[in-house]
RNA sequence: ACACGAAAGGGCAAACUCGCCGCGAGGCGGGGACGCAAAGCCACGGGCCUCCAGGAGGUAGCCGGGCCGCCGAAA
Numbered sequence: 001a002c003a004c005g006a007a008a009g010g011g012c013a014a015a016c017u018c019g020c021c022g023c024g025a026g027g028c029g030g031g032g033a034c035g036c037a038a039a040g041c042c043a044c045g046g047g048c049c050u051c052c053a054g055g056a057g058g059u060a061g062c063c064g065g066g067c068c069g070c071c072g073a074a075a
Stems, first nucleotide, its partner, number of pairs: 004072002011036002016031006034061001040067003044064003047059005
């Protein structure tokens, strides 16, 4: 220390489910925890997915990239 991931405190929340929104992928909120050290934020590149198939969308919990960030054992 931007590397690394033991501990503690705390955090997030998959499937499923209820309500609302959306044509849909899916989103938001409640319940719920499979997991997560960026599972915080951003569609810039790739992937996948949707449609009313023009192009417009979705996914950051698919990967890369950018920005920001808690704790401090060991190596």
The prediction has a mean pLDDT of 89. Predicted 3D model of a 75-nucleotide RNA (c-di-GMP-I-GGC riboswitch aptamer) from Rubrobacter marinus. It matches the Rfam family "c-di-GMP-I-GGC riboswitch aptamer". Gene Ontology term of the family: cyclic-di-GMP binding. The source organism's lineage runs through Bacteria, Bacillati, Actinomycetota, Rubrobacterales and Rubrobacter. The sequence was found by an Rfam model in a public genome assembly.